[in-house]
Molecule: small-subunit ribosomal RNA
Organism: Candidatus Altimarinota bacterium
RNA sequence: AAAAGAGUUUGAUCCUAGCUCAGGGUGAAUGCUAGCGGUGCGCCUAACACAUGCAAGUCGAGCGGUAAUAUUUUGAAAGCUUGCUUUUAAGAUAUGAGAGCGGCGAACGGGUGCGUAACACGUUGAUACCUGCCCCUAAGUCAGGGAUAACCCAGGGAAACCUGGAUUAAUACCGGAUAGUCUCCACGGAGUAAAAAUUUAUUGCUUAGGGAGGGGUCUGCGGCCUAUCAGCUAGUUGGUGAGGUAAUAGCUCACCAAGGCUAUGACGGGUAACUGGUCUGAGAGGAUGACCAGUCACAAUGGAACUGAGACACGGUCCAUACUCCUACGGGAGGCAGCAGUGAGGAAUCUUCCACAAUGGGCGAAAGCCUGAUGGAGCGACACCGCGUGAAGGAUGAAGGUCUAACGAUUGUAAACUUCUUUUCUGAGGGAGCAUAAUGAGAGUACCUCAGGAAUAAGGGACGGCUAAAUACGUGCCAGCAGCCGCGGUAAUACGUAUGUCCCAAGCAUUACCCGGAAUUACUGGGUGUAAAGGGUUUGUAGGUUGUUUAGUAAGUUGGGUAUGAAAGACCGGAGCUCAACUCCGUGUUUGUAUUCAAAACUGCUAAACUAGAAUCAGGGAGAGGUAAGCGGAAUUCUGAGUGUAGGGGUGCAAUCCGUAGAUACUCAGAGGAACACCAAAAGCGAAGGCAGCUUACUGGAACUGUAUUGACACUGAAAAACGAAAGCGUGGGUAGCGAAAAGGAUUAGAUACCCUUGUAGUCCACGCCCUAAACGAUGAUGACUAAGUGUUCCUGCUAGAUGGGAGUGCUGUAGCUAACGCGUUAAGUCAUCCACCUGAGGAGUACGGUCGCAAGAUUAAAACUCAAAGGAAUAGACGGGGACCCACACAAGCAGUGGAUCACGUGGUUUAAUUCGACAAUAAACGGGGAACCUUACCCAGACUUGACAUCCUGAGAACCCUGCAGAAAUGCGGGGGUGCCUUUAUUGGAGCUCAGUGACAGGUGCUGCAUGGUUGUCGUCAGCUCGUGCCUUGAGGUGUUCGGUUAAGUCCGUUAACGAGCGCAACCCAUAUCCUUAGUUAUAUUUUCUAAGGAGACUGCCUAUGUUAAAUAGGAGGAAGGUGUGGAUGACGUCAAAUCAGCAUGGCUUUUACGUCUGGGGCCACACACAUGAUACAAUGGUAUGUACAAAGAGUAGCGAUACGGUAACGUUGAGCCAAUCUCAUAAAGCAUAUCUAAGUCCGGAUUGAGGUCUGCAACUCGACCUCAUGAAGUUGGAAUUGCUAGUAAUCGUAAAUCAGACAUGUUACGGUGAAUGUGUUCCUGGGUCUUGUACUCACCGCCCGUCACGGCAUGGGAGGUAGUAAUAUCGGAAGUCCCCCUAGUAAUAUGGGGGCCCAUGGUAGGACUACUGACUGGGCUGAAGUCGUAACAAGGUAUCCGUAGGAGAACCUGCGGAUGGACUAUCUCCUUA
Repeated sequence: AAAAGAGUUUGAUCCUAGCUCAGGGUGAAUGCUAGCGGUGCGCCUAACACAUGCAAGUCGAGCGGUAAUAUUUUGAAAGCUUGCUUUUAAGAUAUGAGAGCGGCGAACGGGUGCGUAACACGUUGAUACCUGCCCCUAAGUCAGGGAUAACCCAGGGAAACCUGGAUUAAUACCGGAUAGUCUCCACGGAGUAAAAAUUUAUUGCUUAGGGAGGGGUCUGCGGCCUAUCAGCUAGUUGGUGAGGUAAUAGCUCACCAAGGCUAUGACGGGUAACUGGUCUGAGAGGAUGACCAGUCACAAUGGAACUGAGACACGGUCCAUACUCCUACGGGAGGCAGCAGUGAGGAAUCUUCCACAAUGGGCGAAAGCCUGAUGGAGCGACACCGCGUGAAGGAUGAAGGUCUAACGAUUGUAAACUUCUUUUCUGAGGGAGCAUAAUGAGAGUACCUCAGGAAUAAGGGACGGCUAAAUACGUGCCAGCAGCCGCGGUAAUACGUAUGUCCCAAGCAUUACCCGGAAUUACUGGGUGUAAAGGGUUUGUAGGUUGUUUAGUAAGUUGGGUAUGAAAGACCGGAGCUCAACUCCGUGUUUGUAUUCAAAACUGCUAAACUAGAAUCAGGGAGAGGUAAGCGGAAUUCUGAGUGUAGGGGUGCAAUCCGUAGAUACUCAGAGGAACACCAAAAGCGAAGGCAGCUUACUGGAACUGUAUUGACACUGAAAAACGAAAGCGUGGGUAGCGAAAAGGAUUAGAUACCCUUGUAGUCCACGCCCUAAACGAUGAUGACUAAGUGUUCCUGCUAGAUGGGAGUGCUGUAGCUAACGCGUUAAGUCAUCCACCUGAGGAGUACGGUCGCAAGAUUAAAACUCAAAGGAAUAGACGGGGACCCACACAAGCAGUGGAUCACGUGGUUUAAUUCGACAAUAAACGGGGAACCUUACCCAGACUUGACAUCCUGAGAACCCUGCAGAAAUGCGGGGGUGCCUUUAUUGGAGCUCAGUGACAGGUGCUGCAUGGUUGUCGUCAGCUCGUGCCUUGAGGUGUUCGGUUAAGUCCGUUAACGAGCGCAACCCAUAUCCUUAGUUAUAUUUUCUAAGGAGACUGCCUAUGUUAAAUAGGAGGAAGGUGUGGAUGACGUCAAAUCAGCAUGGCUUUUACGUCUGGGGCCACACACAUGAUACAAUGGUAUGUACAAAGAGUAGCGAUACGGUAACGUUGAGCCAAUCUCAUAAAGCAUAUCUAAGUCCGGAUUGAGGUCUGCAACUCGACCUCAUGAAGUUGGAAUUGCUAGUAAUCGUAAAUCAGACAUGUUACGGUGAAUGUGUUCCUGGGUCUUGUACUCACCGCCCGUCACGGCAUGGGAGGUAGUAAUAUCGGAAGUCCCCCUAGUAAUAUGGGGGCCCAUGGUAGGACUACUGACUGGGCUGAAGUCGUAACAAGGUAUCCGUAGGAGAACCUGCGGAUGGACUAUCUCCUUA
């Protein structure tokens, strides 16, 4: 000094795992915006090209010397104020420009980061070395010489510049002398120095030694990626001797030797200046190397040397190359990666400024000169820091805006307004310090004082969650947003705008990059049974690790000291700018390296011992361990013979096939190959793969027991080696059965399959390859420790009983572990050692490259690109062509039907001006419609109205209202006449209600949205379920309860039970009905009785027997009108289907307003090739017709039911008694019964259709009513596939009534009664449902999910005949400049000029390869896209279980063979275990 998480896979959960976000940072850029100051920073790209100016000069106290200026002397001339001025010539003195010789500097300072993976850098050491200027010490500084530039003359050239002649100086140059503590040496000796200037005070110079600082060289250690780079190296490694350097050294050369480096990564490739530091982080780390500081490298590109103390030299030289410029075409010049600046590139980075005043540097004795170093200013919000844009008061909570439920809320004390202040700003005045004497670019700057006046000054982003902050309008899967999840398809807190709010603020956002979060590479600090991940197995090299004891040592380790770890930075404490940023001072740190001293526990090393690890020895046993040889029987097939006759075989059913040329079947004999039933097992053996008849030979290993020997000999194990199922390959055999491929037959929409009949490779043997599997316990090897119980195999021992010991092999299970499942002494527990492997999914175990292989292929092994998931375990559901149990008219057993006919009715379709609308599996279709001629009516055509047909409010007028004319189809329009009411008030008036007119608010809409809604309804289903509280279990979703054993119609009840209780459902309560009783009764009856109404009784498994757990209950029985819910109804849990309905009603939103509203007339909803649903009537004799005759219940009725009588064939008409109904009426019930007839036929069945005539209702029956009469007399002779209802007063059959309603298309619906069966007592199957269980890749829940080919569009990528460009080497040609060497030339020599030769050698040429990048007709697969095509491979037993390896085949998923796995469902058997 100190560590935070969140979103996103799912219906939900836990885990694994990736992606994303919140933080900090930047030499940044972009968008919008912008008041001031301070301090920093500012080409990250093209080490691209550069116009112009400047960036390195200085010294006259080293030298010769000039122009010029000043002073002065002399001469001459002119002027004259005659001693002055001017001019000129010569001389002297002083100052001394420019150029030159000479000295020092130019190797510093400044820039950049190309190259470089290196002793380049950092750090620690070392020394074979050098060192101008500076400091100290010692000694010296003597006497000479000859040149040369400048200057002058001449010449060449456009220029740059060059050549020749003559002349001169020095601190330039040269020889001589002298010298020591210098050098060499054979120890005798030899060799080598100097420079002067001058104002006389110094400064120089030479030699030697030392120092400081600087440099050279060597060295240990440290810091990038790549093994798809594994071998590299001939000056290479070493030696000897020479040369060379300041100095060591293969630095160079000659000779000799054959070494040197490398898995601790050589060599190669890629990238890169290194460090102090900077950013981040809790740290360890990770990333980075702008500015500042240290080091290195470079200076257009490449090479080279010269000078010098120092360079192989940014503003020097030479050469080559490219480029640019000048030219008189002959030749020349140049190098901003110095400061400014320009162009180019780029997303992007400044002034052609001021000054040497300060600091520093060069030269000089100094003054001083030079200095684009530096000090400053300018530009840029690029960054950091600081300040401001006002402060206090102020509620009528103003106006305006926004929202609103229309009350209000909010903006908001915000504003206005009042008072105050002046940081900032403007103007004026003063005015430091940087310089303690002088000198100030900045600059009259900082700062101070005065005056003025709120005056000059706020934006950016966000507001669905993460993440602080929401509303309205617009838009309508469009426009758009988006960091991730995701938003938008008409009510968007997610788009756009507005208002409001939130965050930051002269900035705010976005983009890019780095660290963090990320324990997501895990040293700190992860994992590998199933999520990614244990190598197929073993042996074993290097390496890593290693038992007990003692002694020594001191490498590791620990502690102390010393040196170093530059400064700056960071931390802490102070100080200075008004604060801060910034700057300054001080302590500590700098975790490191080296060295030294000490300790000796642990590790290491050395030595000596030990026996617990390991190995050896002896013994008798066990075993499908291995290899080889031999032998055996059963079975299949084939062949021969015999018997024998028509079939056999095969399947779900069949067929292909075999068989009268004699099969199959039976018997006998023979041949041949392959495999070894029973025993057999959870067993045994082996390293794994794997191993099974019997015998023999050879042979490996393990266990046990015993005791002896060795004495740590051990464990693990990269590389390497050996083994390694099946398939496959090569050669040669063999071939009975089976059997990829192939053929045929089936199945099928198809069937390249599943099934069947054949059948080749292969399966077998020998030899050689291949080297992979779900090679699995999906679990690496070794050792130690940690509860038990129970089987089994082998060995052993004893007291002969095992609860004994050891080694294996199974199951259950404690602690512990695990995400859970599960593991659990055979660990997935707790520890130790070593190896292997993993890091999102796909692309992909693929491409390229390498290695191996005969091939198939194996092994090693990426990237681009795409996605936000992919995945594991478990949970609740749903589903299964999974299982168990149960129920239901579900099936079966029956009865009657539907489907065929005709008609009715509804729907679809079609048609139409319109055929209004809704409803569509069950759960639409005689449904809304419980009744369309007009109306209804919503539709169409035509004609009309516009505050409206209807409601409220305002104004005016009028009572209302009644009668009536004309036009018109009506609505409507134009008129005429009558008429004045009620309440109140003295009158006028006012009021209520109604009508008319006007005005605008509004009315109105069967217009849209049932996917915005309420309400209601259907359905699963009258199925038995659905939940809650508390407790308990689980990390959690969740479970338990509600499961289980019985039982029930029932989650009904009982028992058991980590559950105990409770709720909604079930049942009961309610209604009707069956029996009885009591009471009452108008209208029923003569009375009882019946009937009606009210109340009550009765039925509860109450009683008996049996079964059952002494239960619940079930079976049977008694009694009873009724018996196990008596029967029938009403009653419909949590929920499902975005089920139905905006057209029943209500209602949000949208929409319409002379129309989508309203009125009227007419039409349509009734159409008609056809299809479907529901019904009616039939097809006849159990019948039809005719006559006669019997018996109900329940309803309805005053705009009604309507008796009776009469008329009419009848419908009906006329009449009108009675009845507001137990009174009257509708109203005859029909089937039935009796008699007669019909006699099996399209009929005396059937009645459609049609013609004619009528009746009734109604303004009105044409479209389009019902009924009646007469006539007509169709289809139809019991209905294919398929399918419906019904279990008793039920089905079937027969009539009756009612609602709606003027009438009625009603054969419908709802009720009512009459007659009145058959069958089943079961659950195999179909359908639906319930409970439990199981599998699941489904959760929109199987109408699910999902695979592959093909077709189309897009994207990245591999191959590819080639093509283009580049890189680094090799070989060879060539050889500029230049060092070095040699020769000639001049000179006594030093040395120099010129010429010639040689070694090395840059750019360059040629050649063949290597590597890299780009490109390429065509081609391969991959990913992705909207609703394409073909199938349905996978998920359930996915309908042939799936998957792995291999091989063949096929449009495609795939299919088949062989071997393997369970990560397969279900069932059965055996075995084992748990519950005593």